Transfer RNA from an Akkermansiaceae bacterium, 72 nucleotides, folded computationally. The sequence was found in a public genome assembly. Model confidence (mean pLDDT): 81 of 100. Its Rfam family is "tRNA". The family's RNA type in Rfam is transfer RNA. Taxonomically the source falls in Akkermansiaceae (Bacteria, Pseudomonadati, Verrucomicrobiia, Verrucomicrobiales).
RNA sequence: GCCCCCGUAGUUCAACGGAUAGAACAAGGGUUUCCUAAACUCUAGAUUCAGGUUCGAUUCCUGACGGGGGCA
Numbered sequence: 001g002c003c004c005c006c007g008u009a010g011u012u013c014a015a016c017g018g019a020u021a022g023a024a025c026a027a028g029g030g031u032u033u034c035c036u037a038a039a040c041u042c043u044a045g046a047u048u049c050a051g052g053u054u055c056g057a058u059u060c061c062u063g064a065c066g067g068g069g070g071c072a
Stems, first nucleotide, its partner, number of pairs: 001071007010025004018055001027043005048064005
């Protein structure tokens, strides 16, 4: 330099054009307990960025950025 894959909560992953973007773990509050842990319950929290297509984009297209792999 060229080609391929990936980028979504603090972490690991779903959502394959239409529902309020969901789950587990983690975090915070509450109940319980002498205290802690466990258990139950509630709460907050995310689509890498900029354009495009579409009535509608996490999803499709283009570019940028970042990560991984291959060829030279």